Predicted 3D model of RNase P RNA and transfer RNA as a complex of 453 nucleotides.
Rfam match: Bacterial RNase P class A.
The coordinates come from a structure-prediction model, not an experiment, and the mean pLDDT is 78.
RNA sequence: GCUGAAAAUGGUUCCAUCGCUUCGUGAAAUAUCGGGGAGGAAAGUCCGGACAGCACAGGGCAUCCUGCUUCCUAACGGGAAGGCAUCACUUCGGUGAUGACAGCAAGUGCAACAGAAAGUAAACCGUCUCUUUAUGGGAUAAGGGUGAAAUGGUGGGGUAAGAGCCCACCGGUCCCGGUGGUGACAUCGGGAGCCAGGUAAACCUCAGGAGCUGAAAGGCCAAAUAUACCGGCGUUGGUCCUAUAUGGACCUGGAGGGCUGCCCGCCCGAUGCCGGAGGGUAGGCUGCUAGAGGUGUCAGGUGACUGACAUCCCAGAUAAAUGAUGGAAGUUUCCUUCGGGAAAAACAGAAUCCGGCUUACAAGUUUUUGGCUAAU
RNA sequence: GGACCCUUAGCUCAGACGGUUAGAGCAUCUGACUCAUAAUCAGAGGGUCGCUGGUUCGAUCCCAGCAGGGUCCACGA
Numbered sequence: 001g002c003u004g005a006a007a008a009u010g011g012u013u014c015c016a017u018c019g020c021u022u023c024g025u026g027a028a029a030u031a032u033c034g035g036g037g038a039g040g041a042a043a044g045u046c047c048g049g050a051c052a053g054c055a056c057a058g059g060g061c062a063u064c065c066u067g068c069u070u071c072c073u074a075a076c077g078g079g080a081a082g083g084c085a086u087c088a089c090u091u092c093g094g095u096g097a098u099g100a101c102a103g104c105a106a107g108u109g110c111a112a113c114a115g116a117a118a119g120u121a122a123a124c125c126g127u128c129u130c131u132u133u134a135u136g137g138g139a140u141a142a143g144g145g146u147g148a149a150a151u152g153g154u155g156g157g158g159u160a161a162g163a164g165c166c167c168a169c170c171g172g173u174c175c176c177g178g179u180g181g182u183g184a185c186a187u188c189g190g191g192a193g194c195c196a197g198g199u200a201a202a203c204c205u206c207a208g209g210a211g212c213u214g215a216a217a218g219g220c221c222a223a224a225u226a227u228a229c230c231g232g233c234g235u236u237g238g239u240c241c242u243a244u245a246u247g248g249a250c251c252u253g254g255a256g257g258g259c260u261g262c263c264c265g266c267c268c269g270a271u272g273c274c275g276g277a278g279g280g281u282a283g284g285c286u287g288c289u290a291g292a293g294g295u296g297u298c299a300g301g302u303g304a305c306u307g308a309c310a311u312c313c314c315a316g317a318u319a320a321a322u323g324a325u326g327g328a329a330g331u332u333u334c335c336u337u338c339g340g341g342a343a344a345a346a347c348a349g350a351a352u353c354c355g356g357c358u359u360a361c362a363a364g365u366u367u368u369u370g371g372c373u374a375a376u
Numbered sequence: 377g378g379a380c381c382c383u384u385a386g387c388u389c390a391g392a393c394g395g396u397u398a399g400a401g402c403a404u405c406u407g408a409c410u411c412a413u414a415a416u417c418a419g420a421g422g423g424u425c426g427c428u429g430g431u432u433c434g435a436u437c438c439c440a441g442c443a444g445g446g447u448c449c450a451c452g453a
Stems, first nucleotide, its partner, number of pairs: 001372009012329007020037005039347001043358002046356005051214004058264004063210005068082005083101001084099006102205002107203002109199002124144002126140005131134001152170006171195002173192008218286004229276005237251005242245001256268004280451001293312008331344005377449007386402004395433001404420005426442005
C1' cells in the first nucleotide's frame, strides 16, 4: 500500500408547493390561521417493572426460575467494579479475550465401542513365586496395551517381585489458627498419607425468588337478541306448618360447580348442568400519553449511576396518518473538453408505557486484528 | 396487540434413558408373476433429524439464539 474480519460511532440537511393525521382558537363544524407528526433498533416478545382485572380462611404436596462477591437500580436472568478459572501474547512486571462460575469430599443414576478391568476398581501381556511342570494355583498396579477417561509426581528405603507399604521433597484436598480485604478471595503457619476420577445445560441437594392473566387487560355508553332445535346427566325420599296452593320450613339425597397447579377440607347447588347446532350486535368514548421524560451546567462516585439547578413539551393512528413533486447543499463512485455531467445511499417502520437483552443494518469515521505485497 | 405449539426420507408420522449403522406406511426404482396392465410377492435407493453456537468422551434428544409454519384470545343472553 491492497484486501478481508470484529467492535464502536453514524443513521444526510434546508427551502417551496400540494396532500394525510392530530391538537389549539370555537356553542358546534367541513373551511382559514397557528403548533406537533417514527426508530436505533419502533423488530423478536426473550427478561424485568409500572398500570389494570381476578384470586388471596387453613393444612399438605408439587411446579418454574436464578446461582462467585460487592454494588447500581423501581426491578431484572440487565449493568458496573472486582475475585477465580481457562486460553493467547509477553520486555516475565503484566496485558487481552472468554466463562450457565454453588455442590459429584451428601445420595441415586449414566459412561456406547475398545479393553482383562469403567468404580467396594481390575490380573490380558509382563514380573515374582508354589508345585502335581500344566491351556495350573497364588502374589503383584513398577512397565506394556485399550480407551474420551485406568487411583498424584520424583528419588530412596523396603520386598520373592511390587505397591503411600514406609520416608524425604513437590503438587492437590480436607481440618484448625493468624494476617489483609465489606466480601468473593489472597497469603502465612500447623495437622491428617487423606490422594477422594468425569457428568448436576442427569435426577437431585443447598440458598434465594416467583399468585394468575395481559390494553383483544379494565371502565362507561349505544345497538341487538331465540337457547329455535338435537343428545346426555340430574330434578330424590321423609316429617311438620297453614293462608290448602303449581305454597313454605327442617332432615336426607343430589348431576354438576367454586376455592385460578393438585389433594385434603370447606362451600354452593335446580325454569339446573354438559355437549352439539343456531340467531343477534360486532359501533362510540375512555384507558392514551407530562414520563423511573428529554437537553444543558455543576457536584459526588474508579464505575454502573445518583443529586441539585435551569430550560423544553417532543406522535397518538384504529384497517390504521407520518407522503409526493421541484430546487439547493453535503457524502461516495464513475466519466470529463476541468466548466461540469451521470448514478447511488442500508436495516426497517410506532399501536398502553418504561428499563434492558438479542437479532438486522449501506456509505463514511475510529480502534483492534488476519492475509498478501513492497521498501528499509 | 397478546398467549401457546410444531419443524425427522418426496408425503404422513414414529423414536429413547443422550450411545455404535435413525425406523414404519404410502410414493419411486429393479426383478418375479401375466399375452399386457393393475393387484400381489421379493429386493433396492432415498436423511445436513430447520439453521447456528454451547454442555458432554459422544446431541435428532439437553441449553441458548435465529428462521419458517400453525393454533387460540372481542361483546352479550